[in-house]
RNA sequence: UUUGUCUCAAGGCAAAACGAUAGAAAUGUCGUUGCGCAAAACUAGAGGGGCUUCGUCUUCACGGACAUGCCAGCCAGUUGCCAAA
Repeated sequence: UUUGUCUCAAGGCAAAACGAUAGAAAUGUCGUUGCGCAAAACUAGAGGGGCUUCGUCUUCACGGACAUGCCAGCCAGUUGCCAAA
C1' cells in the first nucleotide's frame, strides 16, 4: 500500500425486551441481558435518506405543511485494530 473469500480475536461495541430516568414526541442515558458487529469508532452548522411535531403557518372543523428536535446498528465520508499478501 492492497485485500478481507476462508481461518483467527487479545482488547472492544451492544439490537430487541424488561426496569429506572429525561423529553411533547421521535429519541437519549443508566442497569439486566446478549440479536448481532472488523469499523456497530467519529461526522447530523453546509452529501443523500429516514423518524417525530412541542411550536409556527394553514383549515369552520377533521386535517395538512414546515425542523430549529432526532437517527451514524440505512447509504456515504474520515480515521483505525487484527489477519493475509
Predicted 3D model of an 85-nucleotide RNA (c-di-GMP-I riboswitch aptamer).